Two RNAs folded together computationally: RNase P RNA and transfer RNA, 442 nucleotides in total. Rfam match: Bacterial RNase P class A.
[in-house]
RNA sequence: AAAGCAGGCCAGGCGGUUGCCCGUCAUUAUAUAUGGCGGGAGGAAAGUCCGAGCUCCGCAGGGCAAGGCGGUCGCUAACGGCGACUCGCGGUGACGUGAAGGAAAGUGCCACAGAAAGGGAAACCGCCAUGCUACGGCUGGCAAGGGUGAAAAGGUGAGGUAAGAGCUCACCGGUGUCAUGGGCGACCAUGGCAGCCUGGUAAACCCCGCCUGGAGCAAGGCCUGAUAGGGAGAGGGGCUGCCCGUCCAAUCUCUCCGGGUACGGCCGCAUGACGAUGCCGGAAACGGUAUCGCCAGAUAAAUAAUCGCCGCCCCGCCAACCUUAUGGCAGGGUUACAGAACUCGGCUUACGGCCUGCUUUGGAU
RNA sequence: GCGCCUGUAGCUCAGUUGGAUAGAGCAACUGCCUUCUAAGCAGUGGGUCAGGGGUUCGAAUCCCUUCAGGCGCGCCA
Numbered sequence: 001a002a003a004g005c006a007g008g009c010c011a012g013g014c015g016g017u018u019g020c021c022c023g024u025c026a027u028u029a030u031a032u033a034u035g036g037c038g039g040g041a042g043g044a045a046a047g048u049c050c051g052a053g054c055u056c057c058g059c060a061g062g063g064c065a066a067g068g069c070g071g072u073c074g075c076u077a078a079c080g081g082c083g084a085c086u087c088g089c090g091g092u093g094a095c096g097u098g099a100a101g102g103a104a105a106g107u108g109c110c111a112c113a114g115a116a117a118g119g120g121a122a123a124c125c126g127c128c129a130u131g132c133u134a135c136g137g138c139u140g141g142c143a144a145g146g147g148u149g150a151a152a153a154g155g156u157g158a159g160g161u162a163a164g165a166g167c168u169c170a171c172c173g174g175u176g177u178c179a180u181g182g183g184c185g186a187c188c189a190u191g192g193c194a195g196c197c198u199g200g201u202a203a204a205c206c207c208c209g210c211c212u213g214g215a216g217c218a219a220g221g222c223c224u225g226a227u228a229g230g231g232a233g234a235g236g237g238g239c240u241g242c243c244c245g246u247c248c249a250a251u252c253u254c255u256c257c258g259g260g261u262a263c264g265g266c267c268g269c270a271u272g273a274c275g276a277u278g279c280c281g282g283a284a285a286c287g288g289u290a291u292c293g294c295c296a297g298a299u300a301a302a303u304a305a306u307c308g309c310c311g312c313c314c315c316g317c318c319a320a321c322c323u324u325a326u327g328g329c330a331g332g333g334u335u336a337c338a339g340a341a342c343u344c345g346g347c348u349u350a351c352g353g354c355c356u357g358c359u360u361u362g363g364a365u
Numbered sequence: 366g367c368g369c370c371u372g373u374a375g376c377u378c379a380g381u382u383g384g385a386u387a388g389a390g391c392a393a394c395u396g397c398c399u400u401c402u403a404a405g406c407a408g409u410g411g412g413u414c415a416g417g418g419g420u421u422c423g424a425a426u427c428c429c430u431u432c433a434g435g436c437g438c439g440c441c442a
Stems, first nucleotide, its partner, number of pairs: 001361010012310007020040008042337001046348002049346005054216004061244004066212005071085005086100001087098004101207002106205002108201003124146002126142004131138002154172006173197002175194008220267004230257006236248004259441003274293008311334004316329004366438007375391004384422001393409005415431005
């Protein structure tokens, strides 16, 4: 210098003027109005993909079904999230990535091709004759070589044989098992034993282990206006799959039609698994503690507009240099993705810029 | 705001224990027929299976994610 990998930070700044939403204070007798003061979007507020808080269902017990999760140890209120590690895969590397239990419990599937696609069976070309022959072959043996396929049942060598084959042996690889050592553990290392040599697929059914009651702030509670507290049907309805069980019920419950309506007001609704800073524990995720702070609550939806200076970006011209780069002048833009709606913790997706550390290659010293 | 569904040719739809080259009708185009048109007959083209990623030998189909479109749900009695 080029190409990359990982992590962190910011989301224009200051001032003036005019406005909007909320809170609070003052004045007026109140609604309200005016004025002062304070606050006023995000890292994703988004997608609504997970997990919770909260609320209701008359507390939700048992069985079946259904769904989800799946290496280990931790973190967390919880999670399908996060951290560290193990193993597999990818990369020269920094590093990334994995729905990562079980295929030796059972069932299914593996198109076409191929002899044969899972039973340790089968034989197209081929090899062989321990056999037969009418010499064309037949019969039998083999699974090493060829061929097919995504995939054909360990590899190399030697022995063995008619020819062959883990058929036998040596070494290598794998699997299982035992022992020793290390690790909390997943697992790793070393050694012994067993020819044990075993196809793939579970994001196919399934088996094992763990988890899950349902609905959602249009939950739910209070106040209030108007209308027809009307009509029809069913006899059950709730525990939102089914059964048992249990609870409620005839002035009841459910469904449909019809009606009314400011598609109203208040609460829920912002002090919370909250934020900032420091210290302590931990390898980290995270936890503990002290001090300080209160930091949007709108409802058709406020959080804005404009001016000046600085910063940044784009285009043009000039200077110098001519490879990038640098300086000056004039103009334009204020930038990317994007807008809270009960609230949090995550994930995913969209997107502009800056900084730090590291890797590989090349060059120079 | 919450819950749910769909996406295959220009349009309407098929396509399931995953199997190669994804089909049908209408429409479009070309030719024949006709004086010409329509109808009819024969033929042709047209698909990122909404996008991306994964599982698998193999994906329209199974899984994850994104995008687009659509449907339902107010309150009172």